[in-house]
RNA sequence: CCUUGUCAAACGCAAACCACUUGAGAGGGUGGGACGCAAAACCACGGGUCCUAACUCGUAACGAGAAAUAGGAUCGCCGGGUUGCCAUG
Numbered sequence: 001c002c003u004u005g006u007c008a009a010a011c012g013c014a015a016a017c018c019a020c021u022u023g024a025g026a027g028g029g030u031g032g033g034a035c036g037c038a039a040a041a042c043c044a045c046g047g048g049u050c051c052u053a054a055c056u057c058g059u060a061a062c063g064a065g066a067a068a069u070a071g072g073a074u075c076g077c078c079g080g081g082u083u084g085c086c087a088u089g
Base pairs, nucleotide, nucleotide: 002089004087005086012037013036017032018031019030020029021028022027035076041082042081043080045079046078047077048074049073050072051071052070055065056064057063058062
């Protein structure tokens, strides 16, 4: 340096749920908590999935339309890129 992966040891992250907080919403943050993860570290580059306040019309609740070939979210959905601990070869 390349490959393989957790056999062993050390280390790391933290699902659901709960509390608080933030956002129009999907979702995010902090604390608790562990379902799991060999990159469950980082990046929205390709795909997938999810969200849609302003405006207009009608309306009892609310619904429809337009914007949307747009903007946003998700990396613990998949692929890709970058970086990393230990061990085998």